[in-house]
Context: one part of a larger RNA
RNA sequence: UCCAACGAGUUAUUUGCUACGGCAAGCUUAAGUCAUAUGACGUAAGCCAAGCGAAAGCGAGUCUGAAUAGGGCAUUCAGUCGUAGUAAAUAGACCCGAAACCAGGUGACCUAACCAUGGGCAGGUUGAAGCGCAUCUAAACGUGCGUGGAGGACCGAACCGUAGCGAGUUGCAACACGCCCGGAUGACCUGUGGUUAGAGGUGAAAUGCCAAUCGAACCUGGAGAUAGCUGGUUCUCCUCGAAAUAGCUUUAGGGCUAGCGUUGUACGGUAGCUGGUAGGGGUAGAGCUCUGUUUUGGACUGGGGGUCGCAAGAUUACCCACCCUUGACAAACUACGAAUACUAUCAGUGGAACUACAGCAGUUAGAACGGCGGGGCUAAGCUCGUCGCUCAAAAGGGAAACAGCCCAGAUCACCAUCUAAGGUCCCUCAGUCUAUGCUAAGUGGGAAACGAGGUGGGGUUUCUUAAACAACUAGGAUGUUGGCUUAGAAGCAGCCAUUCAUUUAAAGAGUGCGUAACAGCUCACUAGUCAAGAGACCCUGCGCGGAAAAUGUAACGGGGCUAAGCAUAGCACCGAAGAUGUGAGUUUCUAGAUUUAUCUAGGAGCGGUAGAGGAGCGUUCCUCUCAGCGUUGAAGUUGAACCGUGAGGUUUGGUGGAGCGUGAGGAAGUGAGAAUGUUGGA
Numbered sequence: 001u002c003c004a005a006c007g008a009g010u011u012a013u014u015u016g017c018u019a020c021g022g023c024a025a026g027c028u029u030a031a032g033u034c035a036u037a038u039g040a041c042g043u044a045a046g047c048c049a050a051g052c053g054a055a056a057g058c059g060a061g062u063c064u065g066a067a068u069a070g071g072g073c074a075u076u077c078a079g080u081c082g083u084a085g086u087a088a089a090u091a092g093a094c095c096c097g098a099a100a101c102c103a104g105g106u107g108a109c110c111u112a113a114c115c116a117u118g119g120g121c122a123g124g125u126u127g128a129a130g131c132g133c134a135u136c137u138a139a140a141c142g143u144g145c146g147u148g149g150a151g152g153a154c155c156g157a158a159c160c161g162u163a164g165c166g167a168g169u170u171g172c173a174a175c176a177c178g179c180c181c182g183g184a185u186g187a188c189c190u191g192u193g194g195u196u197a198g199a200g201g202u203g204a205a206a207u208g209c210c211a212a213u214c215g216a217a218c219c220u221g222g223a224g225a226u227a228g229c230u231g232g233u234u235c236u237c238c239u240c241g242a243a244a245u246a247g248c249u250u251u252a253g254g255g256c257u258a259g260c261g262u263u264g265u266a267c268g269g270u271a272g273c274u275g276g277u278a279g280g281g282g283u284a285g286a287g288c289u290c291u292g293u294u295u296u297g298g299a300c301u302g303g304g305g306g307u308c309g310c311a312a313g314a315u316u317a318c319c320c321a322c323c324c325u326u327g328a329c330a331a332a333c334u335a336c337g338a339a340u341a342c343u344a345u346c347a348g349u350g351g352a353a354c355u356a357c358a359g360c361a362g363u364u365a366g367a368a369c370g371g372c373g374g375g376g377c378u379a380a381g382c383u384c385g386u387c388g389c390u391c392a393a394a395a396g397g398g399a400a401a402c403a404g405c406c407c408a409g410a411u412c413a414c415c416a417u418c419u420a421a422g423g424u425c426c427c428u429c430a431g432u433c434u435a436u437g438c439u440a441a442g443u444g445g446g447a448a449a450c451g452a453g454g455u456g457g458g459g460u461u462u463c464u465u466a467a468a469c470a471a472c473u474a475g476g477a478u479g480u481u482g483g484c485u486u487a488g489a490a491g492c493a494g495c496c497a498u499u500c501a502u503u504u505a506a507a508g509a510g511u512g513c514g515u516a517a518c519a520g521c522u523c524a525c526u527a528g529u530c531a532a533g534a535g536a537c538c539c540u541g542c543g544c545g546g547a548a549a550a551u552g553u554a555a556c557g558g559g560g561c562u563a564a565g566c567a568u569a570g571c572a573c574c575g576a577a578g579a580u581g582u583g584a585g586u587u588u589c590u591a592g593a594u595u596u597a598u599c600u601a602g603g604a605g606c607g608g609u610a611g612a613g614g615a616g617c618g619u620u621c622c623u624c625u626c627a628g629c630g631u632u633g634a635a636g637u638u639g640a641a642c643c644g645u646g647a648g649g650u651u652u653g654g655u656g657g658a659g660c661g662u663g664a665g666g667a668a669g670u671g672a673g674a675a676u677g678u679u680g681g682a
Base pairs, nucleotide, nucleotide: 001682002681003680004679005678006677011091012090013089014088015087016086017085018084019083020082021081022080023079026047027046028045032041033040034039051058052057061073062072063071064070094232095231097229101222102221103220104219105218106217112196113195114194115193116192117191118190119189120188121186123155124154125153126151130147131146132145133144134143135142159183160182161181164179165178166177198214200210201209202208207216235616236615237614238613239612240611245258246257247256248255249254259363260362261360262359263358264357265356266355270353272349273348274347275346276345277344278343279342285336286334287333291330292329293328297324298323301321302320303319304318305316306315307314308313366391367390369388370387371386372385373384374383375382396407397406398405411584412583413582414581416580417579418578422574423573424572425559426558427557431571433570434569435568436567437566438565444561450545451544454542455541456540457539458538459537460536461535462534463533471529472528473527474526475525477502478501479500482496483495484494508523512521513520585606586605587604588603589602590601591600592599593598594597617671619668620667621666622665623664624663626661628660629659636655637654638653639652640651641650642649643648
């Protein structure tokens, strides 16, 4: 990992509701007794038939109250017992699962410490005290040479240990092996016997050790502890179909109530929609009267500061307020003010989609997208609110692929038709369609500020046969080197300005280059040659640059495309589980028939998670039944055909070798693919 078998809403009591049945103003027995096939007795007791009040109590009424008022609750409506279903409560209560807690015991053959009694430590080295002798001394001290044999002394086997490295790490081994290393007469090592026990012991102390178990051992029991947590929970078909919100919660991944679902009963021009009428509002917008912010120009008035003055007062290139005028801003501004929304009512439409009561739920982690807003950075696949939509619980077509985007809601069948979004050169179903333009960038097929005689369209304006624009030829002068400044400043470093005047066809006290300053080149301006349009600005379509990333083109899905790109207009076609057609099934409503639970016709439906409701299949056993089947072959097993929407069923061939079924009911140890499920096998 696979296969087989086993494996999870049960049972009891009480209560509510639904369905069915018995009896009915009544219904029913319990314990028990007597009988023995399931019966009879038993009336203790319970529910109901009257309520109201705290109660005394009164009673179709009663309570409150001073009340004969008003108000509250009653008075009108049949119950009760049983069976089945469903839910709740109490019990282990759908199943498996803790870590833990408590009680009683078992452990010191491992290991920790201690007690008693034994055992062990090759060899080598060092040479303490003491003592002896010599020397020294007044005597000592001291010194030297011997002797001696001390030490948690030294080196190093046995023994004890394990710091480092290697290797092992489904091992030789649930801690071992190799090399190397520490202690090795000591706080040493070790045998045997004994002591200390879990709320504890022991500990040269690491929460270490106490039998491969230790922040509290192990075994058995309480015990099916508890688990708001995780996982699992077994056959089929049909109808409807949610929620991820609010309030409260030692509450936030759990609950309770409401909301939303379903089933039943009741209700009746109900809900909804459309139109009219009547309303209130203070949002969008707008505005600046108020509250604040803010702008332009002005006038003077008042206050403060400064200056002058002894003062009165005067004055002010200062500040503030007020006034007039100009222009603005606001969620917590409003003298204004919509669209929507909401409320009421009338009419139309509408056909149960409404509302109430009763049973049963699930949900209370939501997600993206679009609109309007708050937070954030007008960041986030961010976060919060609200309105909508899809997913959740929705398959199909499109978007290459892609829960939440676009189109569209799958009862089933069909080798039929038409469309939606999106598409029509090939991959790939359908136009190499028609018309008119644009783009040259592979723009299309990623991106901004900004930049640019890219190119198309529109507009305004200036010059122009009295010859414009461009090009070429020629001129471009004089006072003057203007004045100042300066080393110099001559059109051209800088400053100044009545930038003037003269000659002219025209020529600036000079547009740029240049010089140290001059010089030189050029421009404005003018004439000629030439001959028809030229210039400036604004709006706009499509393009260009700006443009750098990590395996490999890689920013059209690919090929490839100059349209097969973009814009406008048009006609065809393709394209879905959409619509239509034909046939079938099923739910429900209406009508009609009757065979009374069926048929026919018509209408409306039939995606679906949690969940509610309905109808069935199969397994085991029991009762009755078929004068059931079976060695002329049961069950089981293995093929085939047929029937049923399905769970499943029937028939038949092989195998097998002794039991098994139909019909009507009843009762459950009643259906497995999942639980790191359990047991066995491969």
The part of an RNA shown here (large-subunit ribosomal RNA, domain II) has 682 nucleotides and comes from Saccharimonadales bacterium (SeqCode).
The coordinates come from a structure-prediction model, not an experiment, and the mean pLDDT is 86.
The RNAcentral record of the full RNA draws on ENA.
It matches the Rfam family "Bacterial large subunit ribosomal RNA".